[in-house]
RNA sequence: AGGAGUGGGCGCAUGAUCGCUGACCGCAAGGCCAGAGGAAAGUCCGGACUCCGCAGGGCAGGGUGGUUCGUAACACGAACUGGGGGUGACCCUAAGGAAAGUGCCACAGAAAAUAUACCGCCACGGCUCGUUCGUGGUAAGGGUGAAAUGGCGAGGUAAGAGCUCACCGCUUGUCUGGUGACAGACAAGGCAUGGUAAACCCCACCUGGAGCAAGAUCAAAUAGGGAAACGAUUGAGGGCGGCCCGCCCGAUGUUUUCGGGUAGAUUGCUAGAGGCGGCAGGUGACUGUUGUCCCAGAUAAAUGAUCAUGGUUCGCCGCAGGCGAAUACAGAAUCCGGCUUAUAGCCCACUCCUUUUU
Numbered sequence: 001a002g003g004a005g006u007g008g009g010c011g012c013a014u015g016a017u018c019g020c021u022g023a024c025c026g027c028a029a030g031g032c033c034a035g036a037g038g039a040a041a042g043u044c045c046g047g048a049c050u051c052c053g054c055a056g057g058g059c060a061g062g063g064u065g066g067u068u069c070g071u072a073a074c075a076c077g078a079a080c081u082g083g084g085g086g087u088g089a090c091c092c093u094a095a096g097g098a099a100a101g102u103g104c105c106a107c108a109g110a111a112a113a114u115a116u117a118c119c120g121c122c123a124c125g126g127c128u129c130g131u132u133c134g135u136g137g138u139a140a141g142g143g144u145g146a147a148a149u150g151g152c153g154a155g156g157u158a159a160g161a162g163c164u165c166a167c168c169g170c171u172u173g174u175c176u177g178g179u180g181a182c183a184g185a186c187a188a189g190g191c192a193u194g195g196u197a198a199a200c201c202c203c204a205c206c207u208g209g210a211g212c213a214a215g216a217u218c219a220a221a222u223a224g225g226g227a228a229a230c231g232a233u234u235g236a237g238g239g240c241g242g243c244c245c246g247c248c249c250g251a252u253g254u255u256u257u258c259g260g261g262u263a264g265a266u267u268g269c270u271a272g273a274g275g276c277g278g279c280a281g282g283u284g285a286c287u288g289u290u291g292u293c294c295c296a297g298a299u300a301a302a303u304g305a306u307c308a309u310g311g312u313u314c315g316c317c318g319c320a321g322g323c324g325a326a327u328a329c330a331g332a333a334u335c336c337g338g339c340u341u342a343u344a345g346c347c348c349a350c351u352c353c354u355u356u357u358u
Stems, first nucleotide, its partner, number of pairs: 001354010012310007020035003024031002037329001041340002044338005049211004056245004061207005066080005081095001082093004096202002101200002103196003118142002120138007150168002153165003169191001170189008215267004225258006237249003274293008311327007
């Protein structure tokens, strides 16, 4: 100097004038304070909270899937292990089980799992003595394929083959380290009939449902209406995903249907698993303790408009300057913790590779 990797931050600023919503003060006029995000988005997860009398037991269904830790919890986060990619910094991982069973592996190829000899190699024999025929042996070489039955080297053989040996791989056992997943060392064994579970399935663990349009209170109105079915304790019907059991409600009962009225106000509604700072612990996610702050609660839906000056980016020019254009993604609605997606441009820190100079 060039190229890359990881983490974090900002995302227009200031002033003036006018306007809107809420809290507090004020008899009032008015004053003063605050007012849309890092994703508010997607509705993909997990909860808090509310209701279903209690949500009890089980089945089915659904979800998760290396280990340990964090958290209210999680399919999230941190650290580590295994596997894969990259020269590297780093990145990805749907990562339990194929010897419980079933299914699938197109085409090509001789043959794709109770799998095999197309070309070839070797031995013997025949013949028309040749790029021929037959028998036997063979799976090391070649071909096909995503994948061909342990790999590589040496010996051995008629030619070959774990046939033998060394190394690697695999299986079993012991020891060492680690909380663990695992890793390493040593010994023994010629050891083998692939892949796929992001196919069905098996195993381990988790799981009641619905949702702020949940609910609660007040007011008002109508027709305390009509009909039908079942039923009276030997229990009809009901108890908010499905089924079974248990338990409970239930007799001027329960369910279905027709018709009529109302749909207004308050609350839930923002003081929290809260923000910011110090100290301590921890590799870290995070935890403990302490100090301080209150930072939207709208309801047809407020959080804005105009002007001026500047910032950043881009282009042009007569270039310490001037002119012009642009200024991202996007708008709270019960709340919180995550994940995913969108984002003009700018800034900071650390790390890797290549080249050059000293």
Molecule: Bacterial RNase P class A
Organism: Deltaproteobacteria bacterium